[in-house]
Bacterial small signal recognition particle RNA, 89 nucleotides, folded computationally. The coordinates come from a structure-prediction model, not an experiment, and the mean pLDDT is 78. Rfam family: Bacterial small signal recognition particle RNA. Its Rfam clan is "SRP clan". The family's RNA type in Rfam is non-coding RNA gene.

RNA sequence: GGCCUUGAGACAAUGUCGUCCUUGUGAACUGUGUCAGGUCCGGAAGGAAGCAGCACUAAACUUGGUAUGGCAUGUGUCUCAAGUUAAUA
Numbered sequence: 001g002g003c004c005u006u007g008a009g010a011c012a013a014u015g016u017c018g019u020c021c022u023u024g025u026g027a028a029c030u031g032u033g034u035c036a037g038g039u040c041c042g043g044a045a046g047g048a049a050g051c052a053g054c055a056c057u058a059a060a061c062u063u064g065g066u067a068u069g070g071c072a073u074g075u076g077u078c079u080c081a082a083g084u085u086a087a088u089a
Stems, first nucleotide, its partner, number of pairs: 001085003005082008013073007020065002024061002031056004039048003
């Protein structure tokens, strides 16, 4: 000085699982609101409960984003050490 040899460390890469933000779906009844129709109370005026529907959401599932954490590695680079090898002294 060399080595697609081995070990350790650092950084990166790839994969995956979370956290954060975000998109959408999402409750016959055991969520909320509004409650057509109809029902009940009333002599009446009115009132009450409230199905469907609609809206907003829960659990759950899902889209995208970059940030971040964990795990994995027959991936890459670098550093140190071991091994091996060449030359010189």